Context: one part of a larger RNA
RNA sequence: ACAUCGUUAAGGAACUCGGCAAUCAAGCGGCCGUAACUUCGGGAUAAGGCCUGGUUUUCCCUGUUGAAGGGAAGACCCGCAGCGAAAGACGUAAACCGACUGUUUACCAAAAACACAGGUCCGUGCUAAACCGUAAGGUGAUGUAUACGGGCUGAUGCCUGGCCAGUGUCCGAACGUUAAAGAAGGGGGUCAUGGAGCAAUCCGGCAGCUCUCGACUGAAGCGCGGAUGAACGCCGGCGAUAACUAUAAUCGUCCUAAGGUAGCGAAAUUCCUUGACGGGUGAGUUCCGUCCUGCACGAAUGGCAUAACGAGUUUACGACUCUCUCAACGAUGUACUCG
Repeated sequence: ACAUCGUUAAGGAACUCGGCAAUCAAGCGGCCGUAACUUCGGGAUAAGGCCUGGUUUUCCCUGUUGAAGGGAAGACCCGCAGCGAAAGACGUAAACCGACUGUUUACCAAAAACACAGGUCCGUGCUAAACCGUAAGGUGAUGUAUACGGGCUGAUGCCUGGCCAGUGUCCGAACGUUAAAGAAGGGGGUCAUGGAGCAAUCCGGCAGCUCUCGACUGAAGCGCGGAUGAACGCCGGCGAUAACUAUAAUCGUCCUAAGGUAGCGAAAUUCCUUGACGGGUGAGUUCCGUCCUGCACGAAUGGCAUAACGAGUUUACGACUCUCUCAACGAUGUACUCG
């Protein structure tokens, strides 16, 4: 000096990102007492207060003739200490998120992530849909729409606004477009044979074979018409206006499919920003309440509220402490020397 452990006067979080770590206190016993809030179950062992050994006397209760147990009052005894050892909650006030118990990154993350009951939409009539498999076959299910599969949301309460122009899905079938295929017909190659030529060869060219074009026929799809948002999604700008000023219920205008409703809001979302005001502190970029100028909340990609719950995140208070002021001393093991 390091690791682990222990003790320190006074102060008591001044430490620190943060009471991290550690200490202390209180202890699932008895008696009393217990708030807001609440889904009336809880919250709750809330909080908070007092008590606790031994001997003996009397009385009461249960139970019986005298077993045992429970309780009350009084007297006395001992110790530093009576839940005499061990074991055995720190508490409170608030905010956010997630309803809850549960699950998870085996070996850096336990959470606000996943799941969940509940909600809703879509598919599926049974040889079901969906899924595994080349197939046979299997799961679904020895089930049958109060069933099964999939998507989203996520208890509960109050609610869930507008837009179908785009994309998707579903329905429709008149018209347009449209494949393979079929195909009337046309053209080319070869060519029997015919013609010309002394000949080489040239010209025309049937059938067959072959190459090619092809009117026309021709489904779904797409175009087209409609529906659909708890489908993917989207939900404006500028200018003017009230008898102080300011502001704008109001008006004008442009654009759009429609221009964000209720609720919430500097928020796990706010850049400017330590916004402004209030509270708490001696002092508060955090925190709580309010405002609304929402860079860039917003309604099952759910909105807002919410008792209970949480090794969740944040703020404050009490208690308590070597976290600190600020160091000191000690124990064990190392380090160091010798072997």

This is a predicted structure of a 339-nucleotide part of an RNA (large-subunit ribosomal RNA, domain IV) from a Patescibacteria group bacterium. The full RNA is in RNAcentral, with records from ENA. Lineage of the source: Bacteria > Bacteria candidate phyla. Its Rfam family is "Bacterial large subunit ribosomal RNA". Its family is annotated with structural constituent of ribosome and ribosome in the Gene Ontology.